[in-house]
RNA sequence: AGAGUUUGAUCAUGGCUCAGAACGAACGCUGGCGGAGUGCUUAAGACAUGCAAGUCGAACGAGAAAGCCGACUUCGGUUGGUGAGUAAAGUGGCGAACGGGUGAGUAACGCGUGGGUAAUCUACCUUCAGGUCUGGGAUAACCCCGGGAAACCGGAGCUAAUACCGAAUGAGACCACGAUGACUUCGGUCGAUGUGGGAAAAGAUGGCCUCUCCUUGGAAGCUAUCGCCUGUUGAUGAGCCCGCGUCGCAUUAGCUUGUUGGUGGGGUAACGGCCUACCAAGGCUACGAUGCGUAGCUGGUCUGAGAGGAUGAUCAGCAACACUGGGACUGAGACACGGCCCAGACUCCUACGGGAGGCAGCAGUGGGGAAUCUUGGACAAUGGGCGCAAGCCUGAUCCAGCCAUGCCGCGUGUGUGAUGAAGGCCCUAGGGUCGUAAAGCGCUUUCGGCGGGGAAGAUGAUGACGGUACCCGCAGAAGAAGCCCCGGCUAACUCCGUGCCAGCAGCCGCGGUAAUACGGAGGGGGCUAGCGUUGUUCGGAAUUACUGGGCGUAAAGGGCGCGUAGGCGGACUAUCAAGUCAGGGGUGAAAGGCCUGGGCUCAACCCGGGAACUGCCUUUGAAACUGAAAGUCUAGAGACCGAGAGAGGAUAGCGGAAUUCCCAGUGUAGAGGUGAAAUUCGUAGAUAUCUGGAGGAACACCAGUGGCGAAGGCGGCCAUCUGGACGGUGACUGACGCUCAGACCCGAAAGCGUGGGGAGCAAACAGGAUUAGAUACCCUGGUAGUCCACGCCGUAAACGUUGGGUGCUCGUCGUUGCGGGUAUUGACCCCUGCAGUGACCAAGCUAACGCAAUAAGCACCCCGCCUGGGAAGUACGGUCGCAAGACUAAAACUCAAAGAAAUUGACGGGGGCCCGCACAAGCGGUGGAGCAUGUGGUUUAAUUCGAAGCAACGCGCAGAACCUUACCUGGAUUUGACAUCCUCGGAACUUCUCUGAAAGGAGAAGGUGCCUUCGGGAGCCGAGUGACAGGUGCUGCAUGGCUGUCGUCAGCUCGUGUCGUGAGGUGUUGGGUUAAGUCCCGCAACGAGCGCAACCCCUAUCGUUAGUUGCUAGCAGUUCGGCUGAGCACUCUAGCGAGACUGCCGGUGUUAAACCGGAGGAAGGUGGGGACGACGUCAAGUCCUCAUGGCCUUUAUGUCCAGGGCUACUCACGUGCUACAAUGGUCGAUACAGAGGGUCGCAAUCCCGCGAGGGUGAGCCAAUCCCAGAAAGUCGGCCUCAGUUCGGAUUGGAGUCUGCAAUUCGACUCCAUGAAGGCGGAAUCGCUAGUAAUCGCGGAUCAGCAUGCCGCGGUGAAUACGUUCCCGGGCCUUGUACACACCGCCCGUCACAUCAUGAAAGCUGGCUGAACCAGAAGUCGGUGACCCAACCUUCGGGAGGGAACCGCCCAAGGUGCGGCUGGUGAUUGGGAUGAAGUCGUAACAAGGUAGCC
Repeated sequence: AGAGUUUGAUCAUGGCUCAGAACGAACGCUGGCGGAGUGCUUAAGACAUGCAAGUCGAACGAGAAAGCCGACUUCGGUUGGUGAGUAAAGUGGCGAACGGGUGAGUAACGCGUGGGUAAUCUACCUUCAGGUCUGGGAUAACCCCGGGAAACCGGAGCUAAUACCGAAUGAGACCACGAUGACUUCGGUCGAUGUGGGAAAAGAUGGCCUCUCCUUGGAAGCUAUCGCCUGUUGAUGAGCCCGCGUCGCAUUAGCUUGUUGGUGGGGUAACGGCCUACCAAGGCUACGAUGCGUAGCUGGUCUGAGAGGAUGAUCAGCAACACUGGGACUGAGACACGGCCCAGACUCCUACGGGAGGCAGCAGUGGGGAAUCUUGGACAAUGGGCGCAAGCCUGAUCCAGCCAUGCCGCGUGUGUGAUGAAGGCCCUAGGGUCGUAAAGCGCUUUCGGCGGGGAAGAUGAUGACGGUACCCGCAGAAGAAGCCCCGGCUAACUCCGUGCCAGCAGCCGCGGUAAUACGGAGGGGGCUAGCGUUGUUCGGAAUUACUGGGCGUAAAGGGCGCGUAGGCGGACUAUCAAGUCAGGGGUGAAAGGCCUGGGCUCAACCCGGGAACUGCCUUUGAAACUGAAAGUCUAGAGACCGAGAGAGGAUAGCGGAAUUCCCAGUGUAGAGGUGAAAUUCGUAGAUAUCUGGAGGAACACCAGUGGCGAAGGCGGCCAUCUGGACGGUGACUGACGCUCAGACCCGAAAGCGUGGGGAGCAAACAGGAUUAGAUACCCUGGUAGUCCACGCCGUAAACGUUGGGUGCUCGUCGUUGCGGGUAUUGACCCCUGCAGUGACCAAGCUAACGCAAUAAGCACCCCGCCUGGGAAGUACGGUCGCAAGACUAAAACUCAAAGAAAUUGACGGGGGCCCGCACAAGCGGUGGAGCAUGUGGUUUAAUUCGAAGCAACGCGCAGAACCUUACCUGGAUUUGACAUCCUCGGAACUUCUCUGAAAGGAGAAGGUGCCUUCGGGAGCCGAGUGACAGGUGCUGCAUGGCUGUCGUCAGCUCGUGUCGUGAGGUGUUGGGUUAAGUCCCGCAACGAGCGCAACCCCUAUCGUUAGUUGCUAGCAGUUCGGCUGAGCACUCUAGCGAGACUGCCGGUGUUAAACCGGAGGAAGGUGGGGACGACGUCAAGUCCUCAUGGCCUUUAUGUCCAGGGCUACUCACGUGCUACAAUGGUCGAUACAGAGGGUCGCAAUCCCGCGAGGGUGAGCCAAUCCCAGAAAGUCGGCCUCAGUUCGGAUUGGAGUCUGCAAUUCGACUCCAUGAAGGCGGAAUCGCUAGUAAUCGCGGAUCAGCAUGCCGCGGUGAAUACGUUCCCGGGCCUUGUACACACCGCCCGUCACAUCAUGAAAGCUGGCUGAACCAGAAGUCGGUGACCCAACCUUCGGGAGGGAACCGCCCAAGGUGCGGCUGGUGAUUGGGAUGAAGUCGUAACAAGGUAGCC
């Protein structure tokens, strides 16, 4: 410090996710030791048991028992001493308000920080001063009696005090009154002072007798110590008050009657409405009152670079609470955790009458929970209470125990050791790896174990920890390693298993037979006594942006204005000092953090010192800036004057054109409407035409990126009223300004209310069409509405998707208004200023597109708004509205995206240019018939398999009777039909017999080979064993190879440069041209590659070379056949060459490329044909040609054999053949090819047969011989339009040939038979010249079998205006929500399932308001006829106190009425999600009616 994820790719926006750190944690697996920490986050739920606050005999009275010793004894016991002035209890004092716990309440002066107290208190402690005198009456304990189950209580009697009370004294304190000095915040405070008033005290212990008394010695007394009283000082602690800071919600906007203030009184330690009576009517609030929710606050802690954010365990400070609520008492201090009273809930005891209790102290229990410890030791230390002290108490504390809960440290060995052991895993079978790892050898002993010694902590004594830390010795590598991960992010890879299953997953995503992603293994990576997971917080996230973001199109500018609060604000002068800055002082607790030093072996941990604590308060200064108050100025702003422009607004009037309607005329059959129609109107006279009239609405031309207005918006003419802007001139005011939350005004269309109006248009509605449907688009009608008046509504894609204001920043060209200059007769033109309104562009900005003085540039000020998509601008609540609805505005849940701009493609029922038998123009077909053939389907034991739009279907198959053959049935076989290796035997081999359908089985006979180094070897056959063979079994979606297709279409790319943030662009686009990215020109491109073309083959012309074909050309012979001699001239054959290149001419064109025409030429613009197929596409085809990974099979899915099937047959389709006839058929005669094939062959000739064919067998390994008769054609005859002398299917009969074998199932021949069919619906195919059409010939395969296929030649056309349309393709451009790319994407209803949520008659909780009833305990007040020790008394009583009663206040409780907030609810609403449901096709292309609001 970043990374992954939206896309085909890119950039930016934006969310989600990850890597880090942390934890009082929990869970899973694992677990050696030690140190120092931490340990109920949940039920402030309930608690058994023990302990947690006592102490003082030096305040006081009283005072046991057991036991032991002694005496007596009736042996039952009695009594003395000791125990012991002890225990226990009581009076009294101090403490119990500390210490310890908890996080319920509290949004508060509660806390933090800084101040105030002149408005206060403070036990114990401290300083100083003064005092401590004299009397009195009671009462617990105790004893007696009584009540009660108990707790406990009542009555009578006795007694003490440092308990209680009176009188005395009063320096000082306090109070009242008087006068007075200083200070003062004017309230008061402090000091000195006069008079008067009421108010104090307690003794205890030790020592000593100098004085007094009794007198051993004591008591008064003295002295010492500890107390006591009054005041004073300090310290400590506490109370109260104030400034500032301190969570969320405005879907909480108003709250308040003791409320705000005053006066009198009361109350308190103390100010105060703290309380009360009266008076006044205030007080708080948008700088957020009130209400609701949540929460102890802080030092700190975690995180972060910081600013921040989150948090408030342990430790420390403060506040609050102690079962819940209320209350007071005591006291220096409490409204009191281990006190009291009352009420309530709960638990326990009970004799049912009554009682007792409060672990949020330490342990512990059950409960809750994912989860949190021992009913331990000690007061040794530190600290606390009491005590003179000894001491006692102390679950505070110090220690120990449990838990890997976190932090820190240590160990589980170390060295050597290669035949790189065994074994595991992988393997290309060679090896690699675990791996110096192990073993082995040498060494060490930390920790743990055993044995011995043994602290500090303690100033004099005292050690729980603890026989601990530590030290020494002994033994032995011995007792001590796991967890997670290995697709990317993110370090780490292979095998097996599994097969969208099982599973994984933080995000993206893995898994459908080769998974580095699941599970296991080997190996590897990371951390390590831990490792992972989950949860939470911060970070990354600049993703709430103060530091540090944005708003044209990504989320985001309010529809517009006016203006209040608020924020911000021109120039100059001097002043003040609030902000600001500087210096000083106080404070900012300690701990923590940081720096530094030290102590535990180190570290964690602990200790010392420092800095820091960014803050607050105070004081002294500075005066630039902001501010304040004061004075001045004119550049901002305003106002005056006169001038022009304008659909600015309002009201009233006027005008013409047009539509419609009405009356009348002319006139006749249609009109209207559409893609085409129909509904509709019209013979009752329409449409058309014309005169007149009515009525409403809107204002053509002018008219313009022209004008005006804040926006919405404004358009005939005239008048009236009226707003604003602008130009000019100079005088005036003197900052009067800008923006603007809330408030208020305006605000298109539609809509609403009332009343008018209504021509045209026109939601709804009706009809007609269209359509599969058509609740639409189109047509005919048509009502609200549109118009006016008044009143509502308050929204729009209210858009420049761009808030307002001010200043600044290159230029060019228009246009509107006003002005200036020059010039002119004048209007223009030209130069120029201001204000508007446009186009282009520089810098700059921007993600890009784009913006660019009318900024989206550079800055400042103010307002509004945004923070992923969906749910949703929805629900609920509130406000407004007559309603419709508007404004404000969530959440649950769900997704990993949604979205912007630009790029490359693809696509479009977008555009432009161009091409192709693409259409058109033609010729001939297919589709109808019969047959052939292939396919589907069906059938079957099997009808083997593959091919599937074009690009499967006479395709694989260049040839299924057996074989082929892969299929079926049956019969056999198992190292196998075939390959290699091993062992044994045999030559190989040939012939025959039996059985069987054959394979196979059984048997017989013949036969002894070749090479040799003499050992043997090669080949073949048989038997055996195991390695292995075999598979047309699966996967063409694991593959190679080969092939099809777009397409012989003209394209596809690269290097360098350059442009762009980038994907990419450029080049390759453009202008021409071409069959062509062919060539030329231009150009930020310049070049290059694969394609095109050419090079290759055939063919067309010629030459040359050669000559067992050709010719008689020329000669000779001849059986008249090039047959022979001879020859190679010609044809031909097949080698080598020539030839054609837009080369030449003219024109067009850009002086080009090229095109057009011409000449020459056998051939002319690629001459014709072929081979040749760019980058790529279709997971195209083929595992059944071959090869091949993986899987499967192995007495079978292999192999052999026989028979059957692939040939089935209602039907459908493709491709063909033959036809339907006269351009024909048939008979006869007769002519002319090319290219091929042939020895397991082609076969002449002759003979036989009607024929297929048979017999014979010359010749030929082939330019020699043969197949071999070419056919259409030509000549002649017949047929005469018919189911025929067309057509030949089908069937019967008879044959031929091939073959082991033609039944299933061959071809051919002859005789007979003579079906459909008379030119073919919708639709559809081929072909542009030697082509189509037509005619025959040959070949491959092959024993035989072709209408198929591959070739060959013969005869030989028609047409192309042209590119609108159909199909396919190329280039450019445009739109796009497509990229699996239109066979794309995608919307809504319905149906089903699940989830969350709203409404809802109600039902049921919680909190709370106001009203009323009620009123415990208790303070206070009143009364007090009853009761009472202290003082007074005249002894009657009084003073004073109390019980009791009454009153005020008041907790729980009750009653009805509200408010807020949960749960639940038949039913209901929408929403979300869910591989393959239904209906349509709304959107994206002009999305087929442009879309949207």
Small-subunit ribosomal RNA from an uncultured bacterium, 1493 nucleotides, folded computationally. Model confidence (mean pLDDT): 86 of 100. Rfam family: Bacterial small subunit ribosomal RNA. Gene Ontology terms of the family: ribosome and structural constituent of ribosome.